This is a predicted structure of a 73-nucleotide RNA (transfer RNA) from a Rickettsiales bacterium. RNAcentral holds the sequence, with entries from ENA. Its Rfam family is "tRNA". Gene Ontology term of the family: triplet codon-amino acid adaptor activity. The prediction has a mean pLDDT of 80. Lineage of the source: Bacteria > Pseudomonadati > Pseudomonadota > Alphaproteobacteria > Rickettsiales.
RNA sequence: CAUGGUAUAGCUCAGUUGGUAGAGCGUAAGACUGUUAAUCUUAUGAGCGGCCGUUCGAGUCGGCCUACCAUGA
Numbered sequence: 001c002a003u004g005g006u007a008u009a010g011c012u013c014a015g016u017u018g019g020u021a022g023a024g025c026g027u028a029a030g031a032c033u034g035u036u037a038a039u040c041u042u043a044u045g046a047g048c049g050g051c052c053g054u055u056c057g058a059g060u061c062g063g064c065c066u067a068c069c070a071u072g073a
Stems, first nucleotide, its partner, number of pairs: 001072007010025004019056001026044006049065005
């Protein structure tokens, strides 16, 4: 420098044909227990890397940029 891939909650990941974002772990409180752990209940969560465009409507489609990974030179 070129090509491809990834970017969504504190972390790991889903998200169907474009129709308004979910799970597990975690965290907090409570129950239980002599205490801790475990278990159970409740609560707590992100508008999706950035900008622009298409559309009635974008996490999803298109363009550019940024970061990381892989391959090639």